[in-house]
RNA sequence: GAAGCGGGGGAUGCGGUCGCGUCCGCUCGGGGGCUUUGGUCCCCGGCGGAUGAGGAAAGUCCGAACUCCACAGGGCAGGACGGUGGGUAACGCCCACCGGCCGAAAGGCCAGGGAAAGUGCCACAGAAAACAGACCGCCCGUCCCCACCCCCCGGGGACGAGCAAGGGUGAAAAGGUGGGGUAAGAGCCCACCAGCGGGAUGGGUGACCAUCCCGGCUCGGUAAACCCCGUCCGGAGAAAGGCCAAGCAGGGAGGAUGAGCUGGCCCGGCUCGCUUGACUCCCGGGUAGGCCGUUGGAGGCGUCCGGCGACGGACGUCCCAGAGAAAUGACCGCAUUCGCCUUGGGCGAAUACAGAAUUCGGCUUACCCCCCGCUUCGGUG
RNA sequence: GGGGAUAUAGCUCAGUUGGGAGAGCGCGUGGAUCGCACCCACGAGGUCGGGGGUUCGAGUCCCCCUAUCUCCACCA
Numbered sequence: 001g002a003a004g005c006g007g008g009g010g011a012u013g014c015g016g017u018c019g020c021g022u023c024c025g026c027u028c029g030g031g032g033g034c035u036u037u038g039g040u041c042c043c044c045g046g047c048g049g050a051u052g053a054g055g056a057a058a059g060u061c062c063g064a065a066c067u068c069c070a071c072a073g074g075g076c077a078g079g080a081c082g083g084u085g086g087g088u089a090a091c092g093c094c095c096a097c098c099g100g101c102c103g104a105a106a107g108g109c110c111a112g113g114g115a116a117a118g119u120g121c122c123a124c125a126g127a128a129a130a131c132a133g134a135c136c137g138c139c140c141g142u143c144c145c146c147a148c149c150c151c152c153c154g155g156g157g158a159c160g161a162g163c164a165a166g167g168g169u170g171a172a173a174a175g176g177u178g179g180g181g182u183a184a185g186a187g188c189c190c191a192c193c194a195g196c197g198g199g200a201u202g203g204g205u206g207a208c209c210a211u212c213c214c215g216g217c218u219c220g221g222u223a224a225a226c227c228c229c230g231u232c233c234g235g236a237g238a239a240a241g242g243c244c245a246a247g248c249a250g251g252g253a254g255g256a257u258g259a260g261c262u263g264g265c266c267c268g269g270c271u272c273g274c275u276u277g278a279c280u281c282c283c284g285g286g287u288a289g290g291c292c293g294u295u296g297g298a299g300g301c302g303u304c305c306g307g308c309g310a311c312g313g314a315c316g317u318c319c320c321a322g323a324g325a326a327a328u329g330a331c332c333g334c335a336u337u338c339g340c341c342u343u344g345g346g347c348g349a350a351u352a353c354a355g356a357a358u359u360c361g362g363c364u365u366a367c368c369c370c371c372c373g374c375u376u377c378g379g380u381g
Numbered sequence: 382g383g384g385g386a387u388a389u390a391g392c393u394c395a396g397u398u399g400g401g402a403g404a405g406c407g408c409g410u411g412g413a414u415c416g417c418a419c420c421c422a423c424g425a426g427g428u429c430g431g432g433g434g435u436u437c438g439a440g441u442c443c444c445c446c447u448a449u450c451u452c453c454a455c456c457a
Base pairs, nucleotide, nucleotide: 001377002376003375004374005373006372007371008370009369012335013334014333015332016331017330018329020052021051022050023049024048025047026046028045029044030043031042032041033040034039054353058364059363061362062361063360064359065358066237067236068235069234073267074266075265076264078233079232080231081230082229083097084096085095086094087093098112099110100109101108102107113228114227118226119225120222121221122220135167136166137163138162140160141159142158143157144156145155146154175193176192177191178190179189180188194218195217196215197214198213199212200211201210202209203208241292242291243290244289251283252282253280255279258272259271260270261269285456286455287454299318300317301316302315303314304313305312306311336350337349338348339347340346341345382453383452384451385450386449387448388447391406392405393404394403400437408424409423410422411421412420430446431445432444433443434442
């Protein structure tokens, strides 16, 4: 200098003035309720204090907690996942390893089960595209023509049979190289190489790896096409759900081998109902209020121990936003960093992506820039 | 806060076992007409919303973004 990997930060730090949300305290001011006139409760304001966005709060793509559907049952359908071993509450996430591909290397990527279960598809071009095939070509036979005095040698054409080496087409043409063989050829045969199948030995928990032997077995691709195999999955989601208050008309409609759980279907089960009708929420009507759920949790930080690692364990310590959809900000001074201008110095900027709403664990996507650590290659000393 | 659908020519829409990008209206040129419209013939016009992947090959299959539209409160 070029490149790769991992981690951290992301209001720059300190101080000050003002403002906003939530909570606590004082009981200072005002108002209201109850009252046994001692008090007590609520609201508004004042004063003081504590605290106040993110690494993605986002997309809502996965996995859960929690809540309701009585329990969360069976089968079909449907969906997701897919090397091996581990981690985890769980996962489609993470870690380590194996195999394949890319890269000079560090390293990166892989929806990475099955195509010798079955079915489908492979356009155009090309002779032939999956039980292969024959346009040019190579070779053999018969006949004809040319040439020649005749024979040998030779050129051309037709028909029939053989071949798959070469040409050409294509994303893909049915192993590769060399030799033998043959009329010409061909795994037709042989040697080596590549692949596949079977077996043995050794290593590894395993995926798999290494070595050896046997079989001419040579088998196309596609499963992010249907499908097969294995594993997993009941549904809905805080507008879940519970309690209270207010108000309108339970007024109309449908249904009894009915309705709900069930937002795919069947069975089973449970609950409610069977004409004074549950339920549905089709028509019509009413409300747009309060409290809980709600933020202490698979929680953060530190040290030590175990493990290659993801992660786990022990101990200590901390409490860290929460509402309505609405708060989380502005300015000044000093310092620091960066940029520009000719020095002293001056001027400007501190920005990007983006704003919590029940809560966690992940993934993905967006992002100006700064800092730290490790690795590879090249140059110079 | 939570679900669902759509995006193809200027407009409205088709597009299935993945191989040709299409139809109607509109636009342009020519014809026909005394002229215009209707009509006839020919033609132009497309990053299939964007990016990546699977595949020989993607509008179509898979993943990630973007935009637009739409539906969900409670009482009884």

Two RNAs folded together computationally: RNase P RNA and transfer RNA, 457 nucleotides in total. It holds a member of the Rfam family "Bacterial RNase P class A". Rfam's curators write: Ribonuclease P (RNase P) is a ubiquitous endoribonuclease, found in archaea, bacteria and eukarya as well as chloroplasts and mitochondria. Rfam classes the family as a ribozyme.